[in-house]
């Protein structure tokens, strides 16, 4: 680097250093000197993958196995996370309309592929 696919209304802390900014943009609304961002140490959730066991599910073959799918569990491992729904809208429909509702878009994570 962009391309598919999946999720995203729940969780999850404590110290040191550091010092004004942070929450993707942009608009609002927030978090920050009772210390943001960043970086280290411990910790700690559980979204993907790893692993495990089930399935009354496909499908495939050498009938007992494989593959995918769906659950639940693990927290060893890769990653990723630990303020507000992705913090809330930005486009469309749609309705009892200045909001309420669904579905995009964008954004962030895994995986997969090149």
């Nucleotide at each position: 680097c962009g391309c598919u696919c999946a999720u995203c209304c729940a969780g999850a802390g404590g110290g040191g250093c550091a010092g004004a900014g942070g929450g993707a943009u942009c608009g609002g609304c927030c978090c920050g000197a009772a210390g943001a961002a960043g970086c280290c140490c411990c910790g700690g959730c559980a979204a993907c993958c790893c692993g495990u066991c089930g399935c009354a599910c496909a499908g495939c073959g050498u009938u007992c196995g494989c593959u995918g799918g769906c659950g639940a569990c693990c927290a060893c491992g890769g990653u990723g996370c630990c303020a507000a729904u992705u913090c809330c809208g930005a486009c469309c429909c749609g309705c009892g309309a200045c909001g309420c509702g669904g579905g995009a878009a964008a954004g962030a994570u895994g995986a997969g592929g090149a």

Model confidence (mean pLDDT): 81 of 100. This is a predicted structure of a 114-nucleotide RNA (SAM riboswitch aptamer (S box leader)) from Saccharothrix syringae. The RNAcentral record of the sequence draws on Rfam. The model forms 97% of the base pairs in the Rfam consensus.